Context: one part of a larger RNA
RNA sequence: CUGGGCGUAAAGCGCACGUAGGCGGACUGGUCAGUUGGGGGUGAAAGCCCAAGGCUCAACCUUGGAACUGCCCUCAAUACUACCAGUCUUGAGUCCGGGAGAGGUGAGUGGAAUUCCUAGUGUAGAGGUGAAAUUCGUAGAUAAUUGGGAAGAACACCAGUGGCGAAGGCGGCCAUCUGGUCCGGAACUGACGCUGAGGCGCGAAAGCGUGGGGAAGCAAACAGGAUUAGAUACCCUGGUAGUCCACGCCGUAAACUAUGAGUGCUAGUCGUCAGCGGGCAUGCCCGUUGGUGACGCAGCUAACGCGUUAAGCGCACCGCCUGGGGAGUACGGCCGCAAGGUUAAAACUC
Numbered sequence: 001c002u003g004g005g006c007g008u009a010a011a012g013c014g015c016a017c018g019u020a021g022g023c024g025g026a027c028u029g030g031u032c033a034g035u036u037g038g039g040g041g042u043g044a045a046a047g048c049c050c051a052a053g054g055c056u057c058a059a060c061c062u063u064g065g066a067a068c069u070g071c072c073c074u075c076a077a078u079a080c081u082a083c084c085a086g087u088c089u090u091g092a093g094u095c096c097g098g099g100a101g102a103g104g105u106g107a108g109u110g111g112a113a114u115u116c117c118u119a120g121u122g123u124a125g126a127g128g129u130g131a132a133a134u135u136c137g138u139a140g141a142u143a144a145u146u147g148g149g150a151a152g153a154a155c156a157c158c159a160g161u162g163g164c165g166a167a168g169g170c171g172g173c174c175a176u177c178u179g180g181u182c183c184g185g186a187a188c189u190g191a192c193g194c195u196g197a198g199g200c201g202c203g204a205a206a207g208c209g210u211g212g213g214g215a216a217g218c219a220a221a222c223a224g225g226a227u228u229a230g231a232u233a234c235c236c237u238g239g240u241a242g243u244c245c246a247c248g249c250c251g252u253a254a255a256c257u258a259u260g261a262g263u264g265c266u267a268g269u270c271g272u273c274a275g276c277g278g279g280c281a282u283g284c285c286c287g288u289u290g291g292u293g294a295c296g297c298a299g300c301u302a303a304c305g306c307g308u309u310a311a312g313c314g315c316a317c318c319g320c321c322u323g324g325g326g327a328g329u330a331c332g333g334c335c336g337c338a339a340g341g342u343u344a345a346a347a348c349u350c
Stems, first nucleotide, its partner, number of pairs: 003322004007304002012318001014202002017199001021195003025088007033081002035077008049065006091192001092189003095185005103178002108173002110155001114151008125136002163170002207249004212245002217243002222238004260317001262315004268295013299306002323350003332343004
């Protein structure tokens, strides 16, 4: 460089925004750069290829042809691409009227439960397990009940292959500020679009920083009790980081739909969520848009399966793969406080 690929065999960046670049709707006119055709110049010789000839053959040599797929000039064509000018509305966006929602943010607030403190009643056990023990309890526990108080964390039911978000993710209630999205209308702009190397931002959990705050429950580490041949485990009793908050880092994951984002086309049936229109027999039916599920035709697939939410049929763009191990490692670079992350080989070996 090229081919074939990327749900599960190697392979879709965790996600978005966006720079360069690549690609790009309908119509008209112009230009003729790309493009196409004709002509001309050049494309040294040798070599390669073809033909004929010369050394007795061949190698070798000679002559001729072809070729040199290229570049330049010129004449012409104008469908397509490009460029210039103009027009358009279906792509994209704006506007108007409605809708649903755990979308985000920082405040406030509520009840149940748990643990602890306190007062009363009450008495010998409680707890825990397969069975036990460590443990707690006569300094009054556990359980029950009546009062009072404190704290932190999480929000039962509603709750749903339900909703929202680009992904990570989001769930008590109330209001604040705020993002996206859908439906209806068709008033406005007039291709303003798609993708996106670098770049920049977001990014679960764990982890890190602060002589930070907080600490109820849970709980790595750790201690003890059991089990066992042993038991650095599974079970039990405790229990510190952590889990929570603030600010700053880290930048990973089975970050999964293991399926990049966009757009057009290609049978249906059933459910559900948010709208809109219509019909009436007023709780159903018909139509339609957007989401979310189940099944399934054609087609695809190695099979499993996918199947208008494609893994079908096309187009344009990005990322990635190229036998297993060595290895997502070493070295170097960049990033990080560190942990480490990212980029990423080779020898050797099968």